[in-house]
The RNA shown here (Glycine riboswitch aptamer) has 91 nucleotides and comes from a Gammaproteobacteria bacterium. The model forms 90% of the base pairs in the Rfam consensus. The coordinates come from a structure-prediction model, not an experiment, and the mean pLDDT is 78. The source organism's lineage runs through Bacteria, Pseudomonadati, Pseudomonadota and Gammaproteobacteria.
RNA sequence: CGCGCUGCUGCGGGAGAGCGCCAGCCUCUGGUUGGCCGCCGAAGGCGCAACUCGCCCGGAAUCGCUCAGGCAAAUGGACCGUAGCAGCUGG
Numbered sequence: 001c002g003c004g005c006u007g008c009u010g011c012g013g014g015a016g017a018g019c020g021c022c023a024g025c026c027u028c029u030g031g032u033u034g035g036c037c038g039c040c041g042a043a044g045g046c047g048c049a050a051c052u053c054g055c056c057c058g059g060a061a062u063c064g065c066u067c068a069g070g071c072a073a074a075u076g077g078a079c080c081g082u083a084g085c086a087g088c089u090g091g
Base pairs, nucleotide, nucleotide: 001090004088005087006086007085008084009083010082011081012080013079018037020036021035022034023033024032025031026030038071039070040069044067045065046064047063051059052058
C1' cells in the first nucleotide's frame, strides 16, 4: 500500500405465522402480567450431518427441533448491498 477475511457501527433492502380468548393491573383507541388454544422460523440455542477437508482430526447449513423468540403496525429480523472504524493475512 492493495485484495481478501473477521468483528462493530451508520444507511438501504429484507420473509413467515391469530389485531385469538379469559382474568388482573396500568399511563386505559392501547400497554403489560399470568393462564389457555392454534401457528411461524430468518435473533439466539440445540440436533442430524447435506456440505467442507487429499484422508483423518476438525468446521458446519438457508435442513430438522421449537427451549427461547415471534404471529396488525412499530420494534426485532438470518442474509444482501454500501460507507466508516478496528484487527488479521499476503506482497